[in-house]
RNA sequence: ACCUUAUCAAGAGUGGCGGAGGAUACAGGACCGAUGAAACCACAGCAACCUGGACUUUUUUGUCAGUGGUGCUAAUUCCUGCGGAAAGUACGAAAGUACAUUGCCGGAAGAUGAGGA
Numbered sequence: 001a002c003c004u005u006a007u008c009a010a011g012a013g014u015g016g017c018g019g020a021g022g023a024u025a026c027a028g029g030a031c032c033g034a035u036g037a038a039a040c041c042a043c044a045g046c047a048a049c050c051u052g053g054a055c056u057u058u059u060u061u062g063u064c065a066g067u068g069g070u071g072c073u074a075a076u077u078c079c080u081g082c083g084g085a086a087a088g089u090a091c092g093a094a095a096g097u098a099c100a101u102u103g104c105c106g107g108a109a110g111a112u113g114a115g116g117a
């Protein structure tokens, strides 16, 4: 790198180092950044996926907690990209068609965990 599966509107930052970029790739938008970006390190914190513990239950489930393993700590995965139907407008006798916007649903892609090969 690949496959399966669960989750992704919540939550949680300081210091050091570094020195110009960053945020998943690409494109667009809107943002963050010399009042110091990313990366890296330390400590702190959040969460509860796995593990272990306590309670409960016939079992499963569930609840609590946070030992260990990950993960995470600007913005919904920052938003959009593909599809659907709804509302709106225009055209049309109708069936319907077109347009852009809004919110919604799904998909794709991605991230993280667990498992697999």
Stems, first nucleotide, its partner, number of pairs: 002116007013043004021032002026081004044073003049069002053064003077109001082106003086102002088099004
Description: The RNA shown here (SAM riboswitch aptamer (S box leader)) has 117 nucleotides. Its Rfam family is "SAM riboswitch aptamer (S box leader)". Gene Ontology term of the family: regulation of gene expression. Its mean pLDDT, the model's own confidence on a scale to 100, is 78. It was read from a public genome assembly, where an Rfam model found it.